[in-house]
């Protein structure tokens, strides 16, 4: 320095599932709603919390997709370099690249 990466701020983006077991409701063999254990994860809510912010992955969408697995579920892993997603700012740090001076 219109470069890297990283950090603060300030703003703004986004999630909150699945099962047993009790319980109650409404209805029919399903669903709700509260309670306790327990799955994965940063985060399974009402949190000054967790995550992300220009993106080959914070979330959304295709998706009541597809394979394998569970007690079930985006649990994994495809799909996916898929299609959308929320930015500014420092007289912050590191390093890089360039010039100038001096020894």
């Nucleotide at each position: 320095g219109u470069c890297a990466u990283c950090c603060a701020a300030u703003c703004g983006g986004g999630g909150u599932g699945c099962c047993u077991g009790g319980g109650c409701c409404g209805a029919g063999u399903c669903g709700g709603c509260c309670c306790a254990a327990g799955c994965u994860g940063a985060g399974a809510a009402c949190a000054c919390a967790c995550c992300c912010g220009u993106a080959u992955a914070a979330c959304c969408u295709g998706a009541a997709c597809c394979g394998g697995g569970u007690a079930a579920u985006g649990c994994c892993g495809g799909c996916g370099g898929a299609g959308g997603a929320a930015a500014u700012u420092g007289c912050g740090a590191u390093g890089c690249c360039u010039g100038u001076c001096a020894c």

This is a predicted structure of a 103-nucleotide RNA (TPP riboswitch aptamer (THI element)) from Lentisphaerae bacterium ADurb.Bin082. It was read from a public genome assembly, where an Rfam model found it.